[in-house]
Molecule: SAM riboswitch aptamer (S box leader)
Organism: Winogradskyella tangerina
RNA sequence: AUGUUAUCAAGAAAGGUGGAGGGAAUAGACCCUUUGAUACCUUGGCAACCCUUAUACGUAAGAAGGUGCUAAAUUCUACUGUUUUUACAGAACAGAUAACGG
Numbered sequence: 001a002u003g004u005u006a007u008c009a010a011g012a013a014a015g016g017u018g019g020a021g022g023g024a025a026u027a028g029a030c031c032c033u034u035u036g037a038u039a040c041c042u043u044g045g046c047a048a049c050c051c052u053u054a055u056a057c058g059u060a061a062g063a064a065g066g067u068g069c070u071a072a073a074u075u076c077u078a079c080u081g082u083u084u085u086u087a088c089a090g091a092a093c094a095g096a097u098a099a100c101g102g
Base pairs, nucleotide, nucleotide: 003100004099005098006097007096008095013043014042015041016040017039021032022031023030026078027077028076029075044070045069046068049066050065051062052061053060054059074094079090080089081088082087
């Protein structure tokens, strides 16, 4: 790199470095950003996939450790159906994360 399964409308910020774009990719919309974004580092926090404890094996509680996350639904739309034509519902693709396999 690739495969399988599960989840993706909840939740969680300060400091430092740095100095221009950023929000994965295409198009459109929208938003964040010199009142310093994105990114990186430190500390904290959130969550509970692995995990720990108990178990009536359904689950409950927890957070030492391995990951992950810490603006906006994966920011929204892209396909289908309904419809008051801008809203609702559903699915797929793509993506992210985890566990397992190889």